[in-house]
RNA sequence: CUUAAGAGUUUGAUCCUGGCUCAGAACGAACGCUGGCGGCAUGCUUAACACAUGCAAGUCGAACGAGAUCUUCGGAUCUAGUGGCGCACGGGUGAGUAACACGUGGGAACCUGCCUUUAGGUACGGAAUAACGUCUGGAAACGGACGCUAAUACCGUAUACCUCCUCCGGGAAAAAGGUCCGCCGCCUAAAGAGGGGCCCGCGUCAGAUUAGCUUGUUGGUAGGGUAAUGGCCUACCAAGGCUACGAUCUGUAGUUGGUCUGAGAGGAUGAUCAGCCACACUGGGACUGAGACACGGCCCAGACUCCUACGGGAGGCAGCAGUGGGGAAUAUUGGACAAUGGGGGCAACCCUGAUCCAGCAAUGCCGCGUGUGUGAUGAAGGCCCUAGGGUUGUAAAGCACUUUCAACGGUGACGAUGAUGACGGUAACCGUAGAAGAAGCCCCGGCUAACUUCGUGCCAGCAGCCGCGGUAAUACGAAGGGGGCGAGCGUUGUUCGGAAUAACUGGGCGUAAAGGGCGCGUAGGCGGUCUAUCCAGUUGGGCGUGAAAGCCCUGGGCUCAACCCAGGAAUUGCGUCCAAUACUAAUAGACUAGAGACCGAGAGAGGAUAGUGGAAUUUCCAGUGUAGAGGUGAAAUUCGUAGAUAUUGGAAAGAACACCAGUGGCGAAAGCGACUAUCUGGCUCGGUUCUGACGCUGAGGCGCGAAAGCGUGGGGAGCAAACAGGAUUAGAUACCCUGGUAGUCCACGCCGUAAACGAUGUCUGCUAGGUGUCGGGAGGUAACCUUUCGGUGCCGCAGCUAACGCAUUAAGCAGACCGCCUGGGAAGUACGGCCGCAAGGCUAAAACUCAAAGGAAUUGACGGGGGCCCGCACAAGCGGUGGAGCAUGUGGUUUAAUUCGAGGCAACGCGAAGAACCUUACCAGCCCUUGACAUGGGUAGUAUGGAUUUUGGAGACAAUUUCCUUCAGUUCGGCUGGCUACCACACAGGUGCUGCAUGGCUGUCGUCAGCUCGUGUCGUGAGAUGUUGGGUUAAGUCCCGCAACGAGCGCAACCCUCAUCUUCAGUUGCUAACGCCUAGGGCGAGCACUUUGGAGAAACUGCCUGGGAUGACUAGGAGGAAGGCGAGGAUGACGUCAAGUCCUCAUGGCCCUUAUGGGCUGGGCUACACACGUGCUACAAUGGCGGUGACAACGGGAAGCAAUUGGGCAACCUUGAGCAAAUCCCCAAAAACCGUCUCAGUUCGGAUUGUACUCUGCAACUCGAGUGCAUGAAGUUGGAAUCGCUAGUAAUCGUGGAUCAGCAUGCCGCGGUGAAUACGUUCCCGGGCCUUGUACACACCGCCCGUCACACCAUGGGAGUUGGUUUUACCCGAAGGCGGUGCGCUAACCUUUUGGAAGCAGCCGACCACGGUAGGGUCAGCGACUAGGGUGAAGUCGUAACAAGGUAGCCGUAGGGGAACCUGCGGCUGGAUCACCUCCUU
Repeated sequence: CUUAAGAGUUUGAUCCUGGCUCAGAACGAACGCUGGCGGCAUGCUUAACACAUGCAAGUCGAACGAGAUCUUCGGAUCUAGUGGCGCACGGGUGAGUAACACGUGGGAACCUGCCUUUAGGUACGGAAUAACGUCUGGAAACGGACGCUAAUACCGUAUACCUCCUCCGGGAAAAAGGUCCGCCGCCUAAAGAGGGGCCCGCGUCAGAUUAGCUUGUUGGUAGGGUAAUGGCCUACCAAGGCUACGAUCUGUAGUUGGUCUGAGAGGAUGAUCAGCCACACUGGGACUGAGACACGGCCCAGACUCCUACGGGAGGCAGCAGUGGGGAAUAUUGGACAAUGGGGGCAACCCUGAUCCAGCAAUGCCGCGUGUGUGAUGAAGGCCCUAGGGUUGUAAAGCACUUUCAACGGUGACGAUGAUGACGGUAACCGUAGAAGAAGCCCCGGCUAACUUCGUGCCAGCAGCCGCGGUAAUACGAAGGGGGCGAGCGUUGUUCGGAAUAACUGGGCGUAAAGGGCGCGUAGGCGGUCUAUCCAGUUGGGCGUGAAAGCCCUGGGCUCAACCCAGGAAUUGCGUCCAAUACUAAUAGACUAGAGACCGAGAGAGGAUAGUGGAAUUUCCAGUGUAGAGGUGAAAUUCGUAGAUAUUGGAAAGAACACCAGUGGCGAAAGCGACUAUCUGGCUCGGUUCUGACGCUGAGGCGCGAAAGCGUGGGGAGCAAACAGGAUUAGAUACCCUGGUAGUCCACGCCGUAAACGAUGUCUGCUAGGUGUCGGGAGGUAACCUUUCGGUGCCGCAGCUAACGCAUUAAGCAGACCGCCUGGGAAGUACGGCCGCAAGGCUAAAACUCAAAGGAAUUGACGGGGGCCCGCACAAGCGGUGGAGCAUGUGGUUUAAUUCGAGGCAACGCGAAGAACCUUACCAGCCCUUGACAUGGGUAGUAUGGAUUUUGGAGACAAUUUCCUUCAGUUCGGCUGGCUACCACACAGGUGCUGCAUGGCUGUCGUCAGCUCGUGUCGUGAGAUGUUGGGUUAAGUCCCGCAACGAGCGCAACCCUCAUCUUCAGUUGCUAACGCCUAGGGCGAGCACUUUGGAGAAACUGCCUGGGAUGACUAGGAGGAAGGCGAGGAUGACGUCAAGUCCUCAUGGCCCUUAUGGGCUGGGCUACACACGUGCUACAAUGGCGGUGACAACGGGAAGCAAUUGGGCAACCUUGAGCAAAUCCCCAAAAACCGUCUCAGUUCGGAUUGUACUCUGCAACUCGAGUGCAUGAAGUUGGAAUCGCUAGUAAUCGUGGAUCAGCAUGCCGCGGUGAAUACGUUCCCGGGCCUUGUACACACCGCCCGUCACACCAUGGGAGUUGGUUUUACCCGAAGGCGGUGCGCUAACCUUUUGGAAGCAGCCGACCACGGUAGGGUCAGCGACUAGGGUGAAGUCGUAACAAGGUAGCCGUAGGGGAACCUGCGGCUGGAUCACCUCCUU
């Protein structure tokens, strides 16, 4: 100096764990929409796939001969060839390679053309050969024979400063000239620079489901080979070498500087630029050369392509362009050597797809522009609207300016220090005209900035996650508006980040994923006190190196920036030297506090072996004895008269050891329980004698390891998987019962797993206490107490924890070492390997799929959990329903229609307080279309309303007659209103849909006692507290206590009615007191009583006694009309049921508009094999019938109630007094009482039917009610089941009213008569409070498991099959170099001219690429069939789990079963409930 952000999503809510997802940056990108300019960069990431065409490496005539052309004859130019140098650079690509390939730092046994420096030299000779000529083969490519010729080509000899070899005597080895006098070359040697080869330390991906690899392998000796070391190669000798610090094998990969990201540490990456490496169609090989095993060279083999006369040839873009192909995708067959650089040349110069430029592409970064100012009538248009307005919006238009960029015209560079400019008439500058040529993309539910309308209707679609869409979608599509970025904007892909989600920095493991079942112990890691030495680690400093570029800083250049230039810093690394010596290590010595040994005591279900014992079970024998026993919820199977069970005695056998027994003891864990003996391990205490760090942990390894299971042999009483039978059940492969085999037991050998748990690894130190208990020690004691060491429990502080909880026996604070975890499922599975006789164990994935899975705690709800309490809930009673007939409602069926709604309680005598028409919404038919009804316009008419005749018609309707009446206001104007008709349009209308869009109203839990809030306190939080607790109440009623204190809605009270009394009033009441009379309260009179209706009084646990905390309250009593809420009503908290109602009404949206609207006639809602609900009447004697004629209350009355009179058997008719009512009427009350009938289908019962009538009404056929006569059904008290009611109640009796023309067994009221029973709360139902469990929260009508069936997806096995790769053995053996041979051939040298030396061809050999045969390993594709897994709105079977889940669940193991599962054995609590024991707290 720089530097660190989070959010959404599991739940009803919370905290945590944990995954998924998002916001950021980046890119050689691609795709979609859009696109003005410039600068600087970048541009096949895929097929190292195949390539047409052109170009990419030539140059030198001052090395050489020859040819051609030109010539001013001096020569010049050009060309194939010989020769020299170059072609090993530059350029491309990343296939291979996990390697000394690369990076970094070192090393010794090397080479080096051109260049530089130095020293010396450059003498004398020789033989050939291309070109060329002649002949000749071939289609071509390309040759062949003969002949000629030159050199800086080739060869010999000489010489040798230096060099090399050496046996130290000596020996070996060189050269080239050209130009023509300036030089350029050549040879030898030394040195340098630069380049290259080799070796080493360190660093450098993943997999152990790759654990052993290696025979030239490791080393040595000798030789060969190389420029050089070396098993590099060969021979011989030895038997080594590498590996858990990961060899070998497999997969993947060029590597580095750097790049991207990140606070950093890291992670990812290796385009462009730069360094190194590797490769050049595939494989092999060498040649030449200073340098290659050679991109544009050669040979061979192979594949492919091309030419061909079929004989044979040619080729290699991973150079620059370009083509095809592949792909989501990547450019011009451009210009120039002007610059930079490279090759050749003395040079001029030539070559250069290196390079510099241009072209194409928004591919990226950077910069600029698309105008500026003013402008309100807030224009028009659009959109929304509460219809007022708002918004788009100063935005536009208009007015006034400017001209960057682009366009046009002109001038015109730097790059070039002298010449030379592809770029390029480019950059830049000047001028001209004109707002002129220049804006889009994405988003707007939350995360995440930005909102409305319409369309759509779980459709179409969206979606990064959560999730939107099923008729009011800010989430789809469109529009308006808004937000973001801007020549771009979005999407997709990839990387890092966020992710502390692999945690070095910087995580965890009791219950969330995670401690190995336990020990011993190897390697390793770590390690007590003191002294000395050393300096490896460590620390400090110097030096070298850490290429350049890049990043960072400073400065500078393009107008700025991007970009570029210069300098600095940095490069955290490696090497080396010096220094320091605390700590660690090392070496040496010492110590005793760790550890161990020794001595003396002690406790114990510690282990092993042998023996012994009693109780019990079963069996057998015998006795007694008789009909049952056994078993269960109840039964049955079973046993028993052939004598069981029971009981007595005896015998046998096996297994297990009651009491003691204890959160007691021992053991590492598993585990261990009668007694005795023997053998034996560990532990504790005390002493403080010895050793002297001997210690801790412990990957691999080794051992032990419940139960079940396996093998062999025994044993077998009881128990008991399997199995059989009996029950239960819809079924019952179970739970229950009767039997019963493996097994359980012993010996030996396997297995190696458990909820092997404290779900808590081992060791060490430190950090308050209290209280039990076990084993020792010390001290003081009468009991007993104090203290100490070691175990084992509980409570509890600090601290920790997500919470629960842990808390000196840590889950606290630290250290050492090991094991283990990283979302759920798939899965502890597959494959592979190891182990096992088997069962199986150990190790251990992936594809695919989900957005969760999970822990703890909270509030509810629920439980075939618990406690307390209440209710006609049960019980105790009374009367019913269910059976009959009828009424009524519903379902169903039927129908043209049987309109619609209501559906457990809480639909069903419900909406409907009254369907013949009407009602009426339904059906059939006939009619109307601004409409039956409302508002508005125009025209015409009428100025109103009512009654009525006739005709057609089913009627609506159409036509028509007669009569009565003459609307309101008035400014007196048909002026305004009204009415009728017509016209056109807005509109009317809808009992059409949606009660799941709603308001309102209502039902229900429930008149149940609850539901909440403020402040405070507690808790991280959801929440808790209050509201719980002890009492009490009808009550969250009240009292007491209490981290709570108060308050609100509910309860109660206030309201109405009834019950008592007082007072006031008096058109009923009374004769109570008087009088009159027609004898009736009828009249006078009165208001005492009854009564009416106003006001009051009265009841408050007030008083007494008992209980209780002296409280709340409660039991009894007195008084009182009434007593503890006096009785009844009204009154319904927060909420629940998407409860009911769009058909009461209102209303959003949708739908119909000559019809889904309106009118009318007729029909239907009244149907009828049937089923259910609610009622009425009965079945009779507590009754029927007849008679007599006693006593109410509430109510109603004018289109009414009707007295009275008369008629009729009656319904009823006639008449019409009185009354708009405490006055008159309805009005008779009925049960009651008396008589009769005498138990029967009756003198019960009244259905049904016939017939004759009455009434209402326009009209009683479908389809009213009533009356008389006649008829006289079922029914003799009702199965399972079920309803109401606790006192003036049930039961029973009548009576009134609403609706209504008429119609009541229904409904709402009224009074009369008037009971029985409640021990009590075990049980059923509902409810309240507390508590507990929970996997439920749509809340048990919950959740949820497995088989089966179907569809789809990925995977395993699989007879095999196809391909890749690798390996073993053998065969073959191109080219090539090497070795051998070389009788064929040969110019240089020698020669005695024969030959030799040397060489070539040829041949042989080993090696070896490709290829072949056979066999392994490994990987991948396909595969009939098969296995499990996953996913999938409404499939099947059951109900396993979650509550005690209805048999507690789970773990391991074994058997069984359609399936979840069941059963046995052992284990765990992660089991509810009750009881007991122990401990703790108060």